[in-house]
RNA sequence: AGAUCGAAAGGGCAAAUCCGUUUAAAGGCGGUGACGCAAAGCCACGGGUCUAAAGCUGAAAAGCUAUGAUAGCCGGGCCGCCGAA
Numbered sequence: 001a002g003a004u005c006g007a008a009a010g011g012g013c014a015a016a017u018c019c020g021u022u023u024a025a026a027g028g029c030g031g032u033g034a035c036g037c038a039a040a041g042c043c044a045c046g047g048g049u050c051u052a053a054a055g056c057u058g059a060a061a062a063g064c065u066a067u068g069a070u071a072g073c074c075g076g077g078c079c080g081c082c083g084a085a
Stems, first nucleotide, its partner, number of pairs: 005083002012037002018031005035072001041078003045075003048070003055064003
């Protein structure tokens, strides 16, 4: 110095809830609040999951469908703080 790894220290992020806001919805964003996280930093490339406005089917109810969403579901890619065993 690097890989693996995750002790310590300093710091970081923030689930549920409630409030506001936005969206057709799922969801996002801000505040509140900490369940957790060593990538819970970034990217929807593969799988999964959620939603179904538009579209298609239908007499209706409803069904199908992602071009919407999820990186805190998993895999993959990119980048990265500290340094005990």
RNAcentral holds the sequence, with entries from Rfam. The RNA shown here (c-di-GMP-I riboswitch aptamer) has 85 nucleotides and comes from a Desulfobacteraceae bacterium. Its mean pLDDT, the model's own confidence on a scale to 100, is 89.